[in-house]
Parts: sequence; structure tokens; C1' cells
RNA sequence: GGGGCCGUAGCUCACUUGGCUAGAGCGCCGCAUUUGCACUGCGGAGGUAAGGGGUUCGACUCCCCUCGGCUCCA
Repeated sequence: GGGGCCGUAGCUCACUUGGCUAGAGCGCCGCAUUUGCACUGCGGAGGUAAGGGGUUCGACUCCCCUCGGCUCCA
């Protein structure tokens, strides 16, 4: 320098063909339970879907550029 895969919550990840309001587990906060802690149950907060642009009535999803990670070739 060129090719491929990937970037979604604090962490690990889902999200069928573009369409309802973007979700799960763990973690965090509150309440219940306990003498107290843990476990368990119930509830809650937390997201520019890496950044920007384009296509579209509508984009996490399609296209382009940039940034970052992994990998292959040179």
C1' cells in the first nucleotide's frame, strides 16, 4: 500500500427483508425480604447505534468518505 471482518447501554452481545417506542444478560440505583450482608423478588436509570455525508416517505440496517480494532496478502 491492497483485500476481508468488525464498531449498538459501564461490560458481553442480539436486532430476519429498511417500518410499531432500539432490546437481553451481567453490572448500577431504589424498594421488599434479613438482626445485618448475600441470595431472591419487584421496579427504575442509563444509547448521537464510532464520526460525517448521501439515497429514501422512512436508515442501526443500503451507498460513499473518515477514524479505530482484528486478520490476510505484499

Predicted 3D model of a 74-nucleotide RNA (transfer RNA) from a Candidatus Peregrinibacteria bacterium. Rfam family: tRNA. By type it is a transfer RNA. Rfam's curators write: Transfer RNA (tRNA) molecules are approximately 80 nucleotides in length. NCBI's taxonomy places the organism under Bacteria, Bacteria candidate phyla, Candidatus Peregrinibacteriota.